[in-house]
Molecule: c-di-GMP-I riboswitch aptamer
Organism: Rossellomorea vietnamensis
């Protein structure tokens, strides 16, 4: 160098449905459930997107991109 094994703990969160609620919609809570996620945690001024609407969002999405902050260690 290279090629094979073998690799935490302790969790966390919660997509699609489906039920019930609020909303003009787009979603949003709540219950059920788990597709999936090292930030699927907080952030809607800013990039994108939805709904609305003659135009423009001031509405709504951060599990699109993006700030920013966090827990464990073989390191």
């Nucleotide at each position: 160098a290279c090629u094979g094994a073998u690799u935490a703990a302790g969790g966390g969160c919660a997509a699609u449905a489906u039920c019930a609620u609020c909303g003009a919609a787009a979603g949003g809570u709540g219950a059920c459930g788990a597709c999936g996620c090292a930030a699927a945690g907080c952030u809607a001024c800013a990039g994108g997107g939805c709904u609305a609407u003659u135009a423009c969002a001031u509405g709504c999405c951060a599990g699109c991109c993006a700030g920013c902050u966090g827990c464990c260690a073989a390191a």